[in-house]
RNA sequence: GCCGGAAUGGCUCAGUUGGUAGAGCGACGCAUUCGUAAUGCGUAGGUCAGGGGUUCAAGUCCCCUUUCCGGCU
Numbered sequence: 001g002c003c004g005g006a007a008u009g010g011c012u013c014a015g016u017u018g019g020u021a022g023a024g025c026g027a028c029g030c031a032u033u034c035g036u037a038a039u040g041c042g043u044a045g046g047u048c049a050g051g052g053g054u055u056c057a058a059g060u061c062c063c064c065u066u067u068c069c070g071g072c073u
Stems, first nucleotide, its partner, number of pairs: 001072007010025004019056001027043005049065005
């Protein structure tokens, strides 16, 4: 230099044909317990890497950029 993949709550990851952004773990609260742990219920937490475009509507499609991983030379 060329090619491919990844980037989504604090962490690990889903997200179908473009149509309300979710799960597990973690945090907090409540219940339960003599008390803790475990368990159950609930709550909060997201500029979907950044910018632009297409569209009535974009995490999803298109373009550019950044970071990381792999391959080729």

Transfer RNA from an uncultured Lachnospiraceae bacterium, 73 nucleotides, folded computationally.
It was read from a public genome assembly.
Rfam family: tRNA. By type it is a transfer RNA.